[in-house]
Context: one part of a larger RNA
RNA sequence: GCCGGCGAGUAUUUGACAACUGCUUUGGUUAAGACGUUCCGCGUCGAAGCCUCAGUGAAAGCGAGCCUUAAUAGGGCGGUUUAUAGUAGUUGUUGAAUGACCCGAAACCAGGUGAGCUAACCAUGACCAGGGUGAAUUUCUCCGAAAGGAGGAAGGAAGCCCGCACCGUUGUGUGCUGCAAGACGCUCGGAUGAGUUGUGGUUGGGGGUAAUAUGCCAAUCGAACCUGGAGAUAGCUGGUUCUCCCUGAAACAUAUUUAGGUAUGGGGUCACGUUAAGCGCAUUAGGGGUAGAGCACUGAUCGGGUGUCUGGGAGGAAACUUCCAGCAUCUAGUCAAACUCCGAAUACUAAUGUGUGUUUCGUGGCACUCAGCACUUGGGAGCUAAGUUCCAAGAGCAAGAGGGUAACAAUCCAGAUCUACAGCUAAGGUCUCUAAUGUAUAUUGAGUGGGAAAGGAAGUUUGUAUCCUAAGACACCUAGGAGGUCGGCUCAGAAGCAGCCAUCCUUUAAAGAAAGCGUAACAGCUCACUAGCCGUAGGGUACAUGCGUCGAAAAUCUAACGAGGCUGAAAUAUACAACCGAAGCUUAGAAUUUCUUACAUUUAUGUAAGGAGUGGUAAGGGAGCGUUCUGUGUGCAGUGAAGGUGCCCCGUAAGGAGGUGCUGGAGCGAUCAGAAGUGAGAAUGCCGGC
Numbered sequence: 001g002c003c004g005g006c007g008a009g010u011a012u013u014u015g016a017c018a019a020c021u022g023c024u025u026u027g028g029u030u031a032a033g034a035c036g037u038u039c040c041g042c043g044u045c046g047a048a049g050c051c052u053c054a055g056u057g058a059a060a061g062c063g064a065g066c067c068u069u070a071a072u073a074g075g076g077c078g079g080u081u082u083a084u085a086g087u088a089g090u091u092g093u094u095g096a097a098u099g100a101c102c103c104g105a106a107a108c109c110a111g112g113u114g115a116g117c118u119a120a121c122c123a124u125g126a127c128c129a130g131g132g133u134g135a136a137u138u139u140c141u142c143c144g145a146a147a148g149g150a151g152g153a154a155g156g157a158a159g160c161c162c163g164c165a166c167c168g169u170u171g172u173g174u175g176c177u178g179c180a181a182g183a184c185g186c187u188c189g190g191a192u193g194a195g196u197u198g199u200g201g202u203u204g205g206g207g208g209u210a211a212u213a214u215g216c217c218a219a220u221c222g223a224a225c226c227u228g229g230a231g232a233u234a235g236c237u238g239g240u241u242c243u244c245c246c247u248g249a250a251a252c253a254u255a256u257u258u259a260g261g262u263a264u265g266g267g268g269u270c271a272c273g274u275u276a277a278g279c280g281c282a283u284u285a286g287g288g289g290u291a292g293a294g295c296a297c298u299g300a301u302c303g304g305g306u307g308u309c310u311g312g313g314a315g316g317a318a319a320c321u322u323c324c325a326g327c328a329u330c331u332a333g334u335c336a337a338a339c340u341c342c343g344a345a346u347a348c349u350a351a352u353g354u355g356u357g358u359u360u361c362g363u364g365g366c367a368c369u370c371a372g373c374a375c376u377u378g379g380g381a382g383c384u385a386a387g388u389u390c391c392a393a394g395a396g397c398a399a400g401a402g403g404g405u406a407a408c409a410a411u412c413c414a415g416a417u418c419u420a421c422a423g424c425u426a427a428g429g430u431c432u433c434u435a436a437u438g439u440a441u442a443u444u445g446a447g448u449g450g451g452a453a454a455g456g457a458a459g460u461u462u463g464u465a466u467c468c469u470a471a472g473a474c475a476c477c478u479a480g481g482a483g484g485u486c487g488g489c490u491c492a493g494a495a496g497c498a499g500c501c502a503u504c505c506u507u508u509a510a511a512g513a514a515a516g517c518g519u520a521a522c523a524g525c526u527c528a529c530u531a532g533c534c535g536u537a538g539g540g541u542a543c544a545u546g547c548g549u550c551g552a553a554a555a556u557c558u559a560a561c562g563a564g565g566c567u568g569a570a571a572u573a574u575a576c577a578a579c580c581g582a583a584g585c586u587u588a589g590a591a592u593u594u595c596u597u598a599c600a601u602u603u604a605u606g607u608a609a610g611g612a613g614u615g616g617u618a619a620g621g622g623a624g625c626g627u628u629c630u631g632u633g634u635g636c637a638g639u640g641a642a643g644g645u646g647c648c649c650c651g652u653a654a655g656g657a658g659g660u661g662c663u664g665g666a667g668c669g670a671u672c673a674g675a676a677g678u679g680a681g682a683a684u685g686c687c688g689g690c
Stems, first nucleotide, its partner, number of pairs: 001690006011098013027051003033045005055062002065077004101239002104236001108229006119203009128193001130162003133158001137154007166190003171186004205221001207217003214223001242624006252265005266369002268366006277359001278356009292342001293340002298336003303331005309326007372397002375394007402413003417590004422586003428580003431564003437577007449566001455550002459547002462544007477532004482506003487501003512527001515526003591614011625679001627676005635668002643663006649656002
């Protein structure tokens, strides 16, 4: 890992509600216990108690009334009238208490077992090759007056040195399903000592022991192990077993030692009851201060004018002039969530009409939901950043399949009861992959299409305005482009061309006191401007507009059309006409839910017709299948039961005394009821096999 088996809402007590059953119109019911018995159990007694028959008040109490109160003022809860019975039990759903659907802690407590491992200690024993160094001390010789000094010999100290056994384990390699749950090779530390070691003994878990490492106390140690309390607790994770049918949510508000939990409300479902409620559309009537707009208020804001206004500067003897600022006012132009002289659309409230047909509302049972998410619209925060965050409105996903978008929860189209080798369409498409296409007129030349901005450009299309032009335009070519004058100033110089001021006049066809280059300054070369030449025919400027162009650099591999490939397109724009295309719609058949009508009825169903439905997670409701055992009781079975294994058949499904072959070898079991150890694919499930 696979296969097989086992594996999770149960039981008791007690409430709530529903259905059913018994008794009953003031009743219903027994408990303990007693008696009887066919002694399993059942029958008959037993009213103590419980519920109900009256409420109200905190209560004493009073009572169809009671309470509040000074009050018979008002009010609260009742009674009277319309409608309504209670009680006991059975079954079902559900709450509570118990292990309470199952498995799962780390922990806590109690009583015991451990020092044959290891830590320390006690008692008694054992062991340490060989070599080196050579302390104290003793003694001898020499020197010295002495103190003492030098040398020799003996001696054999030391947590001394080197190094086996022994003890340890520094580095490294191997090993790492090992030889080994810590080893092996090489290397290395101690090796007469705080040394190593044998045997026997002592210390116990809220404890011991510890040259302290939180180390060790039997492969277990921030508190050993075993058994018990014990099915500890787990707002947490995982798992929770057959089928079909109907409906179908929420991810919100409030509160919470609350935030991944829970309670109440909201939203779901089922039952019962009441009701002209609910919802859609049209019209009409309303209030509003949002969007927009505006500047009349509150503020902000740009320019100009005026003022016998205020303040300041300059000039002036003064008058006054001029400049700046403020204020007021006029005028042109603006801005505002906390401005408004104005002011929608929607939304909301109601009335009338119309459509739908109980969707409304109430009571009760049972839930689930309290992490939401991307998108569009209106906003806050942020950077008018985010697959960001926080609100509101909407439609979706969640819980929604199908078609398109290459692939792609949310986008576009469209809501799947089932069957069909029938038809029509939606979005989107129609060269091939791949179902289906043509026509007409333009545009684009960039593979733009098929990724991007500011900005740049005689790309090209269409249009508007304006100027020049046969009295010759535009462009090229030829010639001129002068004089006063080197304008004045400045300056070393300043001559058109460093800079400042001025920018005239003349001759002219025309020529700037000069638009560039240039010189130290001149010079020199162009330009504006003019004429000629040419003899063709359009040329220039500005704006708008369609499509293109540059701007354009990234990391595994083309990789910014899904691919091939596409250029009078298979690109773009406009127009027309076809077709393809979905689980949409239609057609044909079938099933089922519910409503209406009709008919049958062994009375809760059946049949037929018609209408409306039948996506679905959590969840609610309904109807069934199968397993084991019990009662009932008809049957089957060696002429072959159960079980196993094939094929066929029946049923919408769970499934099926159906038919048949092989195997097997002794029991099986319909119907109607009852009771449950009642259904397996998942729990890092448990056990077994392979």

Predicted 3D model of a 690-nucleotide part of an RNA (large-subunit ribosomal RNA, domain II) from a Minisyncoccota bacterium. Its mean pLDDT, the model's own confidence on a scale to 100, is 83. Rfam family: Bacterial large subunit ribosomal RNA. The source organism's lineage runs through Bacteria, Bacillati and Minisyncoccota.